Annotation:
Small-subunit ribosomal RNA, 5' domain from a metagenome, 545 nucleotides, folded computationally. The RNAcentral record of the full RNA draws on SILVA. Its Rfam family is "Bacterial small subunit ribosomal RNA".
Context: one part of a larger RNA
RNA sequence: GAACGAACGCUGGCGGCGUGCUUAACACAUGCAAGUCGAACGAGAAAGCUUCCUUCGGGAAGUGAGUAGAGUGGCGCACGGGUGAGUAACGCGUAAAUAAUCUACCCUUCUAUUUGGGAUAACAUCGGGAAACCGGUGCUAAUACCGGAUACGUUCUUCGAUAUGCAGGUAUUGAAGAAGAAAGAUGGCCUCUCCUUGGAAGCUAUCGUAGAGGGAUGAGUUUGCGUACCAUUAGCUAGUUGGUGGGGUAACGGCCUACCAAGGCUACGAUGGUUAGCGGGUCUGAGAGGAUGAUCCGCCACACUGGAACUGGAACACGGACCAGACUCCUACGGGAGGCAGCAGUGAGGAAUAUUGCGCAAUGGGGGCAACCCUGACGCAGCGACGCCGCGUGGGUGAGGAAGGUUUUCGGAUCGUAUAGCCCUGUCAGGUGGGAAGAAAUGCAAAUUGAUUAAUACUCUUUUUGUUUGACGGUACCACCAAAGGAAGCACCGGCUAACUCCGUGCCAGCAGCCGCGGUAAUACGGAGGGUGCGAGCGUUGUUC
Numbered sequence: 001g002a003a004c005g006a007a008c009g010c011u012g013g014c015g016g017c018g019u020g021c022u023u024a025a026c027a028c029a030u031g032c033a034a035g036u037c038g039a040a041c042g043a044g045a046a047a048g049c050u051u052c053c054u055u056c057g058g059g060a061a062g063u064g065a066g067u068a069g070a071g072u073g074g075c076g077c078a079c080g081g082g083u084g085a086g087u088a089a090c091g092c093g094u095a096a097a098u099a100a101u102c103u104a105c106c107c108u109u110c111u112a113u114u115u116g117g118g119a120u121a122a123c124a125u126c127g128g129g130a131a132a133c134c135g136g137u138g139c140u141a142a143u144a145c146c147g148g149a150u151a152c153g154u155u156c157u158u159c160g161a162u163a164u165g166c167a168g169g170u171a172u173u174g175a176a177g178a179a180g181a182a183a184g185a186u187g188g189c190c191u192c193u194c195c196u197u198g199g200a201a202g203c204u205a206u207c208g209u210a211g212a213g214g215g216a217u218g219a220g221u222u223u224g225c226g227u228a229c230c231a232u233u234a235g236c237u238a239g240u241u242g243g244u245g246g247g248g249u250a251a252c253g254g255c256c257u258a259c260c261a262a263g264g265c266u267a268c269g270a271u272g273g274u275u276a277g278c279g280g281g282u283c284u285g286a287g288a289g290g291a292u293g294a295u296c297c298g299c300c301a302c303a304c305u306g307g308a309a310c311u312g313g314a315a316c317a318c319g320g321a322c323c324a325g326a327c328u329c330c331u332a333c334g335g336g337a338g339g340c341a342g343c344a345g346u347g348a349g350g351a352a353u354a355u356u357g358c359g360c361a362a363u364g365g366g367g368g369c370a371a372c373c374c375u376g377a378c379g380c381a382g383c384g385a386c387g388c389c390g391c392g393u394g395g396g397u398g399a400g401g402a403a404g405g406u407u408u409u410c411g412g413a414u415c416g417u418a419u420a421g422c423c424c425u426g427u428c429a430g431g432u433g434g435g436a437a438g439a440a441a442u443g444c445a446a447a448u449u450g451a452u453u454a455a456u457a458c459u460c461u462u463u464u465u466g467u468u469u470g471a472c473g474g475u476a477c478c479a480c481c482a483a484a485g486g487a488a489g490c491a492c493c494g495g496c497u498a499a500c501u502c503c504g505u506g507c508c509a510g511c512a513g514c515c516g517c518g519g520u521a522a523u524a525c526g527g528a529g530g531g532u533g534c535g536a537g538c539g540u541u542g543u544u545c
Base pairs, nucleotide, nucleotide: 001545002544003543004542006541007540008539009538010537013391014390015389016388017387018386019384020383021349026347027346028345030344031343032342035075036074037073040072041071048063049062050061051060052059053058082302083301084300091227092226093225094224095223096222097221098220101219102218106215107214108213109212110211111210112209113208114148115147116146117145123138124137125136126135127134128133154179155178156177157176158175159174160173161172162171163170164169184207185206186205187204188203189202193200194199195198228274229273230272235265236264237263240262241261242260243259244258245257246256247255277299278298279297280296281292282291283290284289304325305324306323307322327338328337329336330335355381357380358379359378363377364375365374366373367372394424395423396422397421404415405414406413407412428486430481431480432479433478434477438472443467444466445465446464447463450460451459489534490533491532492531493530494515495514496513500529501528502527503526504525510517511516
């Protein structure tokens, strides 16, 4: 000098864009943060309103409504969001390998969607319990569950052939045997068949389901190289190192197991200890380098602490489940409930870090044919000079060089064109009025093009028109009104280092980054006048280069 997620002191007008628990991975009151689908399925309220009856207590029907709220089932909950405790490691970075692998939803190609069965929740009823909740009996549905059929270029076993590769192999192909699927829903129609207004076991469109191939995406695993400090850590290792058989996994492998062999690592630093998430980047520097890893992006790890699993395409799962532990809460003392390192917020710790806000309008995500629902992701607003940037606090003229302050060699000098006065301007703030872009979709209505089909239904599709949607926000912005009016401080002035005099003090009080000032004329302490520097900031402290 530059920089900072800063803090502290003094001061503080406005706006834009950013940014904000670096400490206790400490404990958490309260609310919200993951649901959705009735076009998978069975069942199904109430209040209110209307009408009727009434012994005036009430009862019935309709509507509310196939709505609400539950339940079975599907998809999602493995994303998004948070934190950096652990980890010195194939964790990360980079370059490769997978001839050792998987991949729901999505795209694409082909084939199929056949025939049966038994349950169960909800519900009803009985019972237990303070509660959480649990048990018995009875009924019922499905795209829930379980059989059978069929099947392809699928899988497995056995026997071959051809081509190819550095390679344990890969690709193509032949024969035999074995194994493995499925679910329907919605809209429309009557051409064919049956009953005949029309409907169906029929036809058709869309979506779904099953099998197989390919793609895309995502993931698993392996390897070369790189990746902090300590030798005042020198030896470490028994599933240890390798082999064979078996098991396990999507997959290689001591990953696990039985047996066999005795290996494996290490001064090119093993083992042990300390510290630490890694990278893109960030800061600094001419660079080399050094330091760092907030915000944003990629990867990893974790979710009160420890452990082992289930479901699933994927988890050993932050707002799932089980066990143990610590802590907190409820209890009828028998037993139960909980996990903010999600967004706000509270206490504690600390020098120190924000609102228990608004909205799903946009972008994105989940579910759904869609309408739509959910979304503390996100978009916005609030608070903080925490940072960067921009603007303003007026401009011109004006010598009687006023008054006053300071100083003086008493002549003057200086604050100083500074003030006053006169003439202007109107940024920001204030007031009045107008007032956006961010919105394109989707849906609906009408018209229209093509496809499908028996069809001018339906459905899908092209184009056009109209309509529907804004949290921010009456915000940005614009015009007008009034008015110099509401808006300047902080540090320093001995040298380094830009800036000097007077008074007070008298080695005292004090200053100080270094050198050093102060013991009676202190440009170094304290005050004043003046000056210098920066300026809505200025200094100090801390840290890095």